[in-house]
Molecule: Fluoride riboswitch aptamer (crcB RNA motif)
Organism: Candidatus Geothermincola primus
RNA backbone atom coordinates (compact mmCIF):
# COMPACT_ATOMS: atom_id res chain seq x y z
P N A 1 -2.00 3.59 3.41
O5' N A 1 -1.67 2.91 2.51
C5' N A 1 -1.25 3.35 0.64
C4' N A 1 -0.71 2.13 0.00
C3' N A 1 -2.08 1.28 0.00
O3' N A 1 -3.12 1.25 -1.57
C1' N A 1 0.00 0.00 0.00
P N A 2 -4.25 1.24 -0.98
O5' N A 2 -4.56 -1.20 -1.80
C5' N A 2 -3.84 -0.80 -3.04
C4' N A 2 -3.38 -2.52 -3.51
C3' N A 2 -4.46 -2.91 -2.84
O3' N A 2 -5.52 -3.47 -3.84
C1' N A 2 -2.88 -4.58 -1.88
P N A 3 -7.56 -3.34 -3.36
O5' N A 3 -7.13 -5.09 -3.07
C5' N A 3 -6.85 -6.24 -4.14
C4' N A 3 -6.80 -7.45 -3.64
C3' N A 3 -7.95 -7.99 -2.36
O3' N A 3 -8.75 -8.81 -3.40
C1' N A 3 -6.05 -8.51 -1.52
P N A 4 -10.57 -8.22 -3.03
O5' N A 4 -10.61 -9.76 -1.53
C5' N A 4 -10.35 -10.88 -2.34
C4' N A 4 -10.38 -11.42 -1.49
C3' N A 4 -11.48 -11.65 0.31
O3' N A 4 -12.64 -11.96 -0.42
C1' N A 4 -9.03 -11.41 1.42
P N A 5 -14.26 -11.92 0.30
O5' N A 5 -14.10 -12.50 1.89
C5' N A 5 -13.63 -13.80 2.43
C4' N A 5 -13.55 -14.02 4.18
C3' N A 5 -14.27 -12.68 5.15
O3' N A 5 -15.55 -13.71 5.05
C1' N A 5 -12.30 -12.29 5.87
P N A 6 -17.13 -12.81 5.81
O5' N A 6 -16.91 -11.99 6.96
C5' N A 6 -16.41 -12.98 7.96
C4' N A 6 -16.48 -12.57 9.06
C3' N A 6 -17.47 -11.40 9.46
O3' N A 6 -18.47 -12.03 10.48
C1' N A 6 -14.91 -10.68 10.02
P N A 7 -19.86 -11.36 10.66
O5' N A 7 -19.65 -10.15 11.06
C5' N A 7 -18.95 -10.44 12.90
C4' N A 7 -18.58 -8.92 13.44
C3' N A 7 -19.60 -7.65 13.50
O3' N A 7 -20.43 -7.61 14.46
C1' N A 7 -17.67 -7.03 13.13
P N A 8 -21.52 -7.09 14.19
O5' N A 8 -21.63 -5.30 13.78
C5' N A 8 -20.82 -4.72 15.16
C4' N A 8 -20.51 -3.54 14.99
C3' N A 8 -21.56 -2.52 14.28
O3' N A 8 -22.63 -1.75 14.77
C1' N A 8 -19.48 -2.43 13.01
P N A 9 -23.84 -1.43 14.73
O5' N A 9 -23.62 -0.41 13.19
C5' N A 9 -23.42 0.76 13.33
C4' N A 9 -22.97 1.55 12.33
C3' N A 9 -24.29 1.78 11.22
O3' N A 9 -24.61 3.30 11.35
C1' N A 9 -22.26 0.91 9.98
P N A 10 -26.17 3.33 11.36
O5' N A 10 -26.16 3.47 9.68
C5' N A 10 -25.61 4.99 9.26
C4' N A 10 -24.98 4.73 7.78
C3' N A 10 -26.23 4.72 6.52
O3' N A 10 -27.22 5.99 6.59
C1' N A 10 -24.77 2.93 6.18
P N A 11 -28.22 6.31 6.05
O5' N A 11 -28.63 5.68 4.63
C5' N A 11 -27.42 6.14 3.52
C4' N A 11 -27.58 5.27 2.47
C3' N A 11 -28.91 5.08 1.73
O3' N A 11 -29.58 6.45 0.89
C1' N A 11 -27.57 3.16 1.95
P N A 12 -31.37 6.95 0.90
O5' N A 12 -31.36 5.45 0.14
C5' N A 12 -31.46 5.24 -1.60
C4' N A 12 -31.65 3.53 -2.18
C3' N A 12 -32.97 3.68 -1.67
O3' N A 12 -33.83 4.81 -2.85
C1' N A 12 -32.69 1.43 -1.17
P N A 13 -35.30 4.95 -2.47
O5' N A 13 -36.04 3.49 -2.60
C5' N A 13 -36.62 3.11 -4.17
C4' N A 13 -37.07 1.46 -4.24
C3' N A 13 -38.67 2.09 -3.36
O3' N A 13 -39.44 2.17 -3.99
C1' N A 13 -37.56 0.00 -2.47
P N A 14 -39.99 3.27 -4.24
O5' N A 14 -39.44 4.33 -5.41
C5' N A 14 -39.67 4.20 -6.66
C4' N A 14 -39.79 5.67 -7.65
C3' N A 14 -40.91 6.15 -6.95
O3' N A 14 -40.69 7.04 -5.63
C1' N A 14 -41.39 6.07 -8.71
P N A 15 -41.56 7.73 -4.97
O5' N A 15 -42.43 8.93 -5.61
C5' N A 15 -41.34 10.02 -5.91
C4' N A 15 -41.56 11.38 -5.68
C3' N A 15 -42.47 11.53 -4.15
O3' N A 15 -41.20 11.54 -2.99
C1' N A 15 -44.01 12.96 -5.05
P N A 16 -41.17 11.53 -1.30
O5' N A 16 -41.95 12.12 -0.63
C5' N A 16 -41.14 13.45 -1.06
C4' N A 16 -41.68 14.51 0.71
C3' N A 16 -41.79 13.98 1.80
O3' N A 16 -39.97 13.98 2.12
C1' N A 16 -43.79 14.61 1.72
P N A 17 -39.74 12.56 3.27
O5' N A 17 -40.72 13.09 4.76
C5' N A 17 -40.18 13.98 5.06
C4' N A 17 -41.22 14.11 6.25
C3' N A 17 -40.96 12.82 7.40
O3' N A 17 -39.60 12.95 8.35
C1' N A 17 -43.46 12.97 7.07
P N A 18 -39.18 11.55 8.68
O5' N A 18 -39.98 10.48 9.76
C5' N A 18 -39.74 11.55 11.05
C4' N A 18 -41.22 10.79 11.80
C3' N A 18 -40.85 8.97 12.26
O3' N A 18 -39.86 9.23 13.12
C1' N A 18 -43.11 9.61 11.41
P N A 19 -39.13 7.61 13.22
O5' N A 19 -40.33 6.95 13.59
C5' N A 19 -40.81 6.54 15.07
C4' N A 19 -41.97 5.82 14.97
C3' N A 19 -41.74 4.20 14.68
O3' N A 19 -40.76 3.95 15.64
C1' N A 19 -43.57 4.71 14.10
P N A 20 -39.70 2.57 15.31
O5' N A 20 -41.01 1.62 15.16
C5' N A 20 -41.47 0.35 15.89
C4' N A 20 -42.30 -0.35 15.28
C3' N A 20 -41.69 -1.57 14.57
O3' N A 20 -40.96 -2.69 14.87
C1' N A 20 -43.43 -0.59 13.31
P N A 21 -39.88 -3.72 14.67
O5' N A 21 -40.69 -4.41 13.41
C5' N A 21 -41.68 -5.45 13.60
C4' N A 21 -41.84 -5.78 12.21
C3' N A 21 -40.86 -6.04 10.96
O3' N A 21 -40.26 -7.41 11.33
C1' N A 21 -42.68 -4.67 9.93
P N A 22 -38.91 -7.93 10.60
O5' N A 22 -39.48 -7.99 9.58
C5' N A 22 -40.33 -8.94 8.79
C4' N A 22 -40.48 -8.72 6.77
C3' N A 22 -39.05 -8.72 6.02
O3' N A 22 -38.47 -9.90 6.26
C1' N A 22 -40.50 -7.02 5.54
P N A 23 -37.24 -10.41 5.76
O5' N A 23 -36.36 -9.37 4.33
C5' N A 23 -37.11 -10.85 2.82
C4' N A 23 -37.28 -9.89 1.89
C3' N A 23 -35.71 -9.25 1.24
O3' N A 23 -35.17 -10.21 0.93
C1' N A 23 -36.88 -7.55 1.53
P N A 24 -33.44 -10.54 0.76
O5' N A 24 -33.13 -9.47 0.10
C5' N A 24 -32.89 -9.70 -1.72
C4' N A 24 -32.57 -8.00 -2.08
C3' N A 24 -31.16 -7.87 -2.06
O3' N A 24 -30.53 -8.43 -3.02
C1' N A 24 -32.94 -6.31 -1.36
P N A 25 -28.93 -8.62 -2.72
O5' N A 25 -28.26 -6.79 -2.88
C5' N A 25 -28.35 -6.38 -3.87
C4' N A 25 -27.61 -5.40 -3.81
C3' N A 25 -26.26 -4.92 -3.15
O3' N A 25 -25.27 -5.35 -3.95
C1' N A 25 -27.49 -3.65 -1.88
P N A 26 -23.68 -6.00 -3.55
O5' N A 26 -23.24 -4.67 -2.83
C5' N A 26 -23.00 -3.82 -3.35
C4' N A 26 -22.53 -2.65 -2.68
C3' N A 26 -20.47 -3.15 -2.37
O3' N A 26 -20.15 -1.98 -2.11
C1' N A 26 -22.23 -2.74 -0.15
P N A 27 -18.54 -2.10 -3.17
O5' N A 27 -19.00 -2.04 -4.47
C5' N A 27 -18.83 -1.43 -5.14
C4' N A 27 -20.08 -0.73 -5.36
C3' N A 27 -19.38 0.83 -6.58
O3' N A 27 -20.01 1.54 -7.63
C1' N A 27 -20.73 1.32 -4.36
P N A 28 -20.08 0.45 -9.36
O5' N A 28 -21.25 -0.93 -8.71
C5' N A 28 -22.48 -0.67 -9.15
C4' N A 28 -23.48 -1.94 -8.05
C3' N A 28 -25.19 -1.19 -8.31
O3' N A 28 -25.24 -2.40 -9.53
C1' N A 28 -24.24 -1.74 -5.71
P N A 29 -26.82 -1.91 -9.65
O5' N A 29 -27.65 -1.97 -8.47
C5' N A 29 -27.86 -3.21 -8.21
C4' N A 29 -29.10 -3.30 -6.88
C3' N A 29 -29.95 -2.54 -7.16
O3' N A 29 -31.22 -3.13 -7.51
C1' N A 29 -29.10 -1.70 -5.37
P N A 30 -32.44 -2.44 -8.78
O5' N A 30 -32.80 -1.06 -8.45
C5' N A 30 -33.81 -1.27 -7.33
C4' N A 30 -34.15 0.31 -7.13
C3' N A 30 -34.66 1.23 -8.25
O3' N A 30 -35.75 1.03 -8.50
C1' N A 30 -32.83 2.22 -6.86
P N A 31 -36.36 1.36 -10.08
O5' N A 31 -36.10 2.81 -10.55
C5' N A 31 -37.12 3.26 -9.71
C4' N A 31 -36.80 4.89 -9.82
C3' N A 31 -37.06 5.86 -11.48
O3' N A 31 -38.13 5.79 -12.25
C1' N A 31 -35.11 6.39 -10.45
P N A 32 -38.37 5.01 -13.33
O5' N A 32 -39.53 4.05 -13.25
C5' N A 32 -39.73 3.23 -12.66
C4' N A 32 -41.45 2.50 -12.31
C3' N A 32 -42.14 2.23 -14.09
O3' N A 32 -41.50 1.31 -14.47
C1' N A 32 -43.58 3.35 -12.26
P N A 33 -41.31 0.69 -15.73
O5' N A 33 -42.98 0.95 -16.74
C5' N A 33 -44.04 0.10 -16.37
C4' N A 33 -45.04 0.94 -17.06
C3' N A 33 -45.36 0.77 -17.76
O3' N A 33 -45.56 -0.51 -19.11
C1' N A 33 -46.79 2.36 -16.73
P N A 34 -45.14 -0.24 -20.76
O5' N A 34 -45.76 0.20 -21.39
C5' N A 34 -46.98 -0.26 -21.46
C4' N A 34 -48.14 1.00 -22.46
C3' N A 34 -47.92 1.11 -23.58
O3' N A 34 -47.96 0.22 -24.65
C1' N A 34 -48.60 3.27 -22.02
P N A 35 -46.92 0.34 -25.61
O5' N A 35 -46.95 1.58 -26.31
C5' N A 35 -47.68 2.00 -27.29
C4' N A 35 -48.38 3.01 -28.17
C3' N A 35 -46.95 3.53 -28.96
O3' N A 35 -47.40 2.48 -29.87
C1' N A 35 -47.48 5.12 -27.21
P N A 36 -46.22 2.20 -31.13
O5' N A 36 -45.10 3.61 -31.18
C5' N A 36 -45.35 4.72 -32.17
C4' N A 36 -44.48 5.30 -32.43
C3' N A 36 -42.92 4.74 -32.42
O3' N A 36 -42.68 4.91 -33.62
C1' N A 36 -43.31 6.67 -30.47
P N A 37 -41.61 3.44 -34.39
O5' N A 37 -40.82 3.82 -33.02
C5' N A 37 -39.22 3.26 -33.07
C4' N A 37 -38.01 3.53 -33.15
C3' N A 37 -37.58 4.93 -31.95
O3' N A 37 -37.66 3.74 -31.14
C1' N A 37 -36.96 5.82 -34.75
P N A 38 -37.90 4.71 -29.70
O5' N A 38 -37.41 5.74 -29.41
C5' N A 38 -35.83 6.42 -29.17
C4' N A 38 -35.99 7.19 -29.54
C3' N A 38 -36.44 8.62 -28.51
O3' N A 38 -35.41 8.78 -27.42
C1' N A 38 -36.45 9.46 -30.91
P N A 39 -36.26 8.70 -26.05
O5' N A 39 -35.77 10.40 -25.79
C5' N A 39 -36.53 11.36 -25.87
C4' N A 39 -36.34 12.65 -25.27
C3' N A 39 -36.67 13.75 -26.21
O3' N A 39 -36.15 14.62 -25.02
C1' N A 39 -33.82 13.84 -26.41
P N A 40 -37.49 15.43 -24.53
O5' N A 40 -38.93 15.44 -25.87
C5' N A 40 -39.06 15.71 -26.56
C4' N A 40 -40.30 16.31 -27.04
C3' N A 40 -41.23 16.66 -26.22
O3' N A 40 -42.49 17.46 -26.76
C1' N A 40 -42.20 14.60 -26.28
P N A 41 -41.96 19.29 -27.12
O5' N A 41 -42.94 19.82 -26.22
C5' N A 41 -43.11 20.06 -25.06
C4' N A 41 -44.73 20.19 -24.79
C3' N A 41 -45.89 19.22 -25.53
O3' N A 41 -46.66 18.67 -24.16
C1' N A 41 -46.16 21.64 -26.13
P N A 42 -46.53 17.32 -23.10
O5' N A 42 -47.10 16.42 -24.40
C5' N A 42 -47.91 16.55 -25.73
C4' N A 42 -48.89 15.45 -25.71
C3' N A 42 -49.81 14.99 -24.77
O3' N A 42 -50.51 15.15 -24.30
C1' N A 42 -48.38 13.13 -25.95
P N A 43 -50.93 15.47 -22.73
O5' N A 43 -51.50 13.79 -22.07
C5' N A 43 -52.59 13.34 -22.92
C4' N A 43 -52.90 11.84 -22.69
C3' N A 43 -53.33 11.86 -21.23
O3' N A 43 -54.21 11.75 -20.71
C1' N A 43 -51.58 9.86 -22.12
P N A 44 -54.40 11.92 -19.20
O5' N A 44 -53.89 10.43 -18.30
C5' N A 44 -54.52 9.52 -18.41
C4' N A 44 -54.21 8.04 -17.86
C3' N A 44 -53.84 8.47 -16.50
O3' N A 44 -55.22 8.37 -15.94
C1' N A 44 -52.14 7.18 -17.37
P N A 45 -55.33 9.23 -14.13
O5' N A 45 -54.54 8.23 -13.36
C5' N A 45 -55.25 6.91 -13.56
C4' N A 45 -53.98 6.03 -12.41
C3' N A 45 -54.00 6.82 -10.79
O3' N A 45 -54.84 6.65 -10.03
C1' N A 45 -52.31 5.56 -11.93
P N A 46 -55.32 7.51 -8.73
O5' N A 46 -53.46 7.39 -7.77
C5' N A 46 -53.27 5.90 -7.09
C4' N A 46 -51.85 5.39 -6.73
C3' N A 46 -51.57 7.12 -5.39
O3' N A 46 -52.53 6.92 -4.03
C1' N A 46 -50.00 6.69 -6.72
P N A 47 -52.80 7.92 -3.37
O5' N A 47 -50.87 8.68 -3.39
C5' N A 47 -50.01 8.46 -2.36
C4' N A 47 -49.08 8.95 -2.82
C3' N A 47 -48.10 8.04 -1.69
O3' N A 47 -46.85 7.42 -2.48
C1' N A 47 -47.96 10.54 -1.56
P N A 48 -46.71 6.41 -2.53
O5' N A 48 -46.54 5.68 -1.23
C5' N A 48 -45.92 5.97 -0.17
C4' N A 48 -45.55 4.84 0.68
C3' N A 48 -45.08 3.42 0.07
O3' N A 48 -43.75 3.24 -0.21
C1' N A 48 -47.26 2.98 1.49
P N A 49 -43.23 2.49 -1.30
O5' N A 49 -43.35 1.62 -1.16
C5' N A 49 -43.21 0.59 -2.20
C4' N A 49 -43.22 -0.89 -1.98
C3' N A 49 -44.37 -1.04 -1.34
O3' N A 49 -45.23 -1.57 -1.51
C1' N A 49 -42.11 -2.05 -0.29
P N A 50 -46.85 -0.94 -1.36
O5' N A 50 -47.26 -1.28 -0.08
C5' N A 50 -47.60 -3.17 0.40
C4' N A 50 -47.75 -3.62 1.87
C3' N A 50 -48.51 -2.90 2.74
O3' N A 50 -49.80 -2.85 2.01
C1' N A 50 -46.55 -3.15 3.34
P N A 51 -50.84 -1.92 2.71
O5' N A 51 -51.42 -1.90 4.38
C5' N A 51 -51.65 -2.97 4.63
C4' N A 51 -51.46 -2.62 6.29
C3' N A 51 -51.73 -1.32 7.01
O3' N A 51 -52.95 -1.07 7.26
C1' N A 51 -49.66 -1.92 7.67
P N A 52 -53.89 -0.08 7.04
O5' N A 52 -53.60 1.12 7.80
C5' N A 52 -53.41 0.61 9.54
C4' N A 52 -52.92 1.94 10.50
C3' N A 52 -53.35 3.26 10.09
O3' N A 52 -54.64 3.48 10.84
C1' N A 52 -51.03 2.45 10.80
P N A 53 -55.14 4.80 10.20
O5' N A 53 -54.04 6.06 10.72
C5' N A 53 -54.52 6.72 12.13
C4' N A 53 -53.04 7.64 11.97
C3' N A 53 -53.66 8.69 10.83
O3' N A 53 -54.28 9.46 11.61
C1' N A 53 -51.38 8.03 11.43
P N A 54 -54.99 10.96 10.37
O5' N A 54 -54.01 12.24 10.26
C5' N A 54 -53.39 13.00 10.99
C4' N A 54 -52.05 13.20 10.89
C3' N A 54 -52.22 14.51 9.52
O3' N A 54 -53.44 15.63 9.96
C1' N A 54 -50.08 13.03 9.51
P N A 55 -53.87 16.19 8.41
O5' N A 55 -52.91 16.29 7.84
C5' N A 55 -51.93 17.45 7.50
C4' N A 55 -50.87 18.09 7.17
C3' N A 55 -51.26 18.33 5.42
O3' N A 55 -52.25 19.75 5.35
C1' N A 55 -49.62 17.08 5.41
P N A 56 -52.87 19.84 4.38
O5' N A 56 -52.86 19.72 3.24
C5' N A 56 -50.98 20.26 2.32
C4' N A 56 -51.00 19.92 1.27
C3' N A 56 -51.72 19.92 0.23
O3' N A 56 -52.66 21.40 -0.28
C1' N A 56 -50.38 17.98 0.13
P N A 57 -54.00 21.21 -0.88
O5' N A 57 -53.85 20.22 -1.82
C5' N A 57 -53.41 20.52 -3.04
C4' N A 57 -53.84 19.71 -4.29
C3' N A 57 -54.91 19.10 -4.51
O3' N A 57 -55.61 19.96 -5.55
C1' N A 57 -53.58 17.11 -4.07
P N A 58 -57.46 20.05 -5.67
O5' N A 58 -57.83 18.76 -5.86
C5' N A 58 -57.54 18.41 -7.67
C4' N A 58 -58.07 17.34 -8.20
C3' N A 58 -59.60 16.73 -7.38
O3' N A 58 -60.37 17.51 -8.54
C1' N A 58 -58.49 14.92 -6.17
P N A 59 -61.52 17.82 -8.23
O5' N A 59 -62.73 16.57 -7.58
C5' N A 59 -62.97 15.47 -8.62
C4' N A 59 -64.08 14.53 -8.29
C3' N A 59 -65.01 15.26 -7.54
O3' N A 59 -66.26 15.13 -8.68
C1' N A 59 -63.78 13.27 -5.97
P N A 60 -66.93 16.45 -7.99
O5' N A 60 -68.05 15.92 -6.54
C5' N A 60 -68.67 14.40 -6.91
C4' N A 60 -69.53 14.06 -6.18
C3' N A 60 -70.30 14.75 -4.59
O3' N A 60 -71.58 14.66 -5.41
C1' N A 60 -68.42 13.41 -3.81
P N A 61 -72.17 16.35 -4.89
O5' N A 61 -73.01 15.63 -3.35
C5' N A 61 -73.58 14.91 -3.06
C4' N A 61 -73.51 14.67 -1.19
C3' N A 61 -73.34 15.88 -1.02
O3' N A 61 -75.06 16.05 -0.17
C1' N A 61 -71.99 15.18 -0.08
P N A 62 -75.51 17.58 -0.11
O5' N A 62 -75.59 17.65 1.44
C5' N A 62 -76.06 16.81 2.37
C4' N A 62 -75.26 16.73 3.85
C3' N A 62 -75.49 18.41 3.99
O3' N A 62 -76.33 18.45 5.07
C1' N A 62 -72.87 17.65 4.63
P N A 63 -77.18 20.08 5.36
O5' N A 63 -75.82 21.03 6.43
C5' N A 63 -76.05 20.28 7.73
C4' N A 63 -75.19 21.25 8.45
C3' N A 63 -74.86 22.56 8.29
O3' N A 63 -75.76 22.66 9.47
C1' N A 63 -73.17 21.78 7.99
RNA sequence: GUAUAAAAAGGUGAUGAAGCUCACCUGAUUUGCUCGAAUGUAGCUGAUAGCUUCUACGAAAAA